[in-house]
């Protein structure tokens, strides 16, 4: 004292104004938000991980494992270095429900989770 074992805890935010209409936190106009690890320097939108779905294969259940699918950004500028900062203008947001279509309501979910902090053993 790595690593890896076992437990704990911890681990997602955001519709406020107006319009229009029988009826909308759902449509329009003005607004709000923004998990996690990583990366010469900090990131919704660079590479990557989660949640969801679908396959496919073990399992007696519970699930685990593999595999697919699933968004979005340029411009100047400082600088050794920034698609991460400043400054301008833009863009994206699962599935299922709904008197009317949904990142922001209400469910699945008192769930699951990437991952963070710590705690104890043990061999070596």
């Nucleotide at each position: 004292c790595a690593a890896g074992g076992u437990c704990u805890u911890c681990g997602g935010g955001g519709c406020g104004g107006g319009g229009u209409g029988a009826a909308u936190g759902u449509c329009c106009c003005c607004a709000c938000c923004g998990a996690c690890g990583g990366u010469g320097a900090a990131a919704g939108c660079c590479c990557g991980u989660g949640a969801g779905u679908c396959u496919g294969u073990c399992a007696c259940c519970a699930g685990g494992c593999a595999g697919a699918c699933a968004g979005a950004g340029u411009c100047u500028g400082u600088g050794a270095a920034a698609u991460u900062c400043a400054g301008a203008c833009g863009c994206c947001g699962a599935c299922g429900g709904u008197a009317a279509a949904a990142g922001u309501c209400c469910g699945g979910a008192u769930g699951g989770g990437a991952g963070a902090a710590g705690a104890c053993a043990u061999a070596a």